[in-house]
RNA sequence: GGGUGGUUAGCUCAGUUGGUUAGAGCGGUCCGGUGACAUCGGACAGGCCACAGGUUCGAGUCCUGUACCACCCA
Numbered sequence: 001g002g003g004u005g006g007u008u009a010g011c012u013c014a015g016u017u018g019g020u021u022a023g024a025g026c027g028g029u030c031c032g033g034u035g036a037c038a039u040c041g042g043a044c045a046g047g048c049c050a051c052a053g054g055u056u057c058g059a060g061u062c063c064u065g066u067a068c069c070a071c072c073c074a
Stems, first nucleotide, its partner, number of pairs: 001073007010026004019057001028044005050066005
C1' cells in the first nucleotide's frame, strides 16, 4: 500500500428485505423477601447506534469519506 470483518448501554452481544417507544444477559440503584446475607421476584436509571456527509417521506440498517480494532495479501 491492497483486501475482508467489526465499532449499538459500564461489560459481552442481538437488531429478520429501511417503517414509527432501540433490546437481552451481566453489572448498578431501589423495593419485596431473610434474624442477616445469598438465591429468587419486581421496578427504575443508563445508549441518539465510532465521526462526518449523502440517498430517502423515513436510516442502527443503504452509499461515500475519515478514525480505531482484528485478520489476510504484498